[in-house]
Small-subunit ribosomal RNA, central domain from an uncultured bacterium, 349 nucleotides, folded computationally. It matches the Rfam family "Bacterial small subunit ribosomal RNA".
Context: one part of a larger RNA
């Protein structure tokens, strides 16, 4: 000297499980491998530092002396780190007892609305739009009542609310199931924590095989506007949107913020749960777990973060390293394909 970083500049994997590695509470003993220490060998001459001596000085040279160390070996120290062997209960788990919830995944089933089909009533318009047209009706529409079919999604309740590891869940009810929170007691006794590779889950779009088909609707086809109009607007529409079963694995996959774990004034909301008080239908006080808002120190280029830190540290693992070539090319793997994943260089600012 022993690199700064990663909300918004280049950086947090899309999320979890967990394998090897790293990393690990408290306490006694006990080894002594890491660490300290001492002696022996060793560490070549020559350079480099130090005292000195030769060339008229220097440069050079030349004598001695020092210092060197993932080094070996053998005596010693035991705070820390480790390894053995025992203890403990604060971390981590189980067990009882309540309790919230659109967490999952099957079955059932309700009404509204849109559509269509049948019928009655009834006539000339309906629709649509900045105007319009196209389109659709006297083969009697649109309007309305009655019945009927089928698909899909669930107004209010609904939140600044709840749940889940993300992705993401919303009608009711049934059955199977996952997690997560209090509460005091029991237990177990470090069983933790993070995780390269692995595995699995992963909106939408899309793919294959087979159902399905109301509405909406790429693409198409008309009609408009326009200079044009391969758009935006109107009228139609077919993939697809549902459904089973199998692939794909990407997202602005976003808190644009990796996970644990300690510590750092505060104020007001909300959601679940235990507790204490009291003039108990409820109100106060405090508490644990969430989810928000404003804000102390702090931090931050500023924005803003602010006990849900982006503050102040500790373990891990992921990732950046000037733009543009380019998430591209080659070549591995992965997929039915689409393409995913790994992932440059010439050159050129």
């Nucleotide at each position: 000297c022993u690199g700064g970083g990663c909300g918004u500049a280049a950086a947090g994997c899309g999320u979890g499980c967990g394998u090897a590695g790293g990393u690990g509470g408290c306490u006694a003993c006990g080894a002594a491998a890491g660490u300290c220490g001492g002696a022996u060998g060793u560490g070549a001459a020559a350079g480099c530092c130090c005292c000195g001596g030769g060339c008229u000085u220097a440069a050079c040279c030349u004598g001695g002396g020092a210092a060197u160390g993932c080094c070996a070996u053998u005596c010693g120290a035991u705070a820390c780190u480790u390894c053995g062997u025992g203890a403990c209960u604060a971390g981590a788990a189980u067990u009882c007892g309540g309790u919230a919830g659109a967490g999952g995944g099957a079955g059932g089933c309700g009404g509204a609305a849109c559509u269509c089909c049948a019928g009655g009533u009834g006539u000339a318009g309906c629709g649509g739009u900045g105007a319009a047209a196209u389109g659709c009706g006297u083969a009697g529409a649109u309007a309305u009542c009655u019945g009927g079919a089928a698909g899909a999604a669930c107004a209010c309740c609904g939140a600044u609310g709840g749940c889940g590891a993300a992705g993401g869940c919303a009608a009711c009810c049934u059955c199977c199931u996952g997690g997560g929170c209090c509460u005091g007691a029991a237990u177990u006794g470090g069983c933790a924590c993070u995780g390269a590779g692995g595995c699995a889950c992963g909106a939408a779009a899309g793919c294959g095989u087979g159902g399905g088909g109301a509405g909406c609707a790429a693409a198409c086809a008309g009609g408009a506007u326009u200079a044009g109009a391969u758009a935006c607007c109107c009228u139609g529409g077919u993939a697809g949107u549902c459904c089973a079963c199998g692939c794909c694995g990407u997202a602005a996959a976003c808190g644009a913020u990796g996970a644990g774990a300690a510590c750092u004034u505060g104020a007001c909301g909300u959601c679940g749960g235990g507790u204490c008080g009291c003039c108990u239908a409820g109100c106060g006080a405090g508490u644990c777990g969430g989810u928000g808002u404003c804000g102390u120190a702090g931090c931050u280029a500023a924005c803003g973060c602010g006990a849900u830190a982006a503050g102040u540290u500790c373990u891990c693992c992921g990732c950046c390293u000037g733009g543009g070539g380019a998430g591209u090319a080659c070549g591995g793997c992965c997929g039915c394909a689409a393409g995913g994943u790994u992932g440059a260089a010439a050159c050129u600012c």
Model confidence (mean pLDDT): 89 of 100.